[in-house]
RNA sequence: GCCGCCUUAGCUCAGUGGUAGAGCGUUCCCAUGGUAAGGGAGAGGUCUUGAGUUCAAUCCUCAAAGGCGGCU
Numbered sequence: 001g002c003c004g005c006c007u008u009a010g011c012u013c014a015g016u017g018g019u020a021g022a023g024c025g026u027u028c029c030c031a032u033g034g035u036a037a038g039g040g041a042g043a044g045g046u047c048u049u050g051a052g053u054u055c056a057a058u059c060c061u062c063a064a065a066g067g068c069g070g071c072u
Stems, first nucleotide, its partner, number of pairs: 001071007010024004018055001026042005048064005
């Protein structure tokens, strides 16, 4: 230098054109003599950034940024 893949909650990851979920973690409550385990409820995300297509974009297209891999 060229090519490919990835970027979604604090972490690990789903998801699909109709304004987003799980597990773990975290907060509160229940329960116990108390702790852990257990049960219930909640909070937490401008879906990396910008532009485009569309009635509508996390999803499709282009560019940029970061990460990983391959080739030279």

The RNA shown here (transfer RNA) has 72 nucleotides and comes from an uncultured Candidatus Peregrinibacteria bacterium. Its Rfam family is "tRNA". About the family: Transfer RNA (tRNA) molecules are approximately 80 nucleotides in length. It is annotated as a transfer RNA. It was read from a public genome assembly.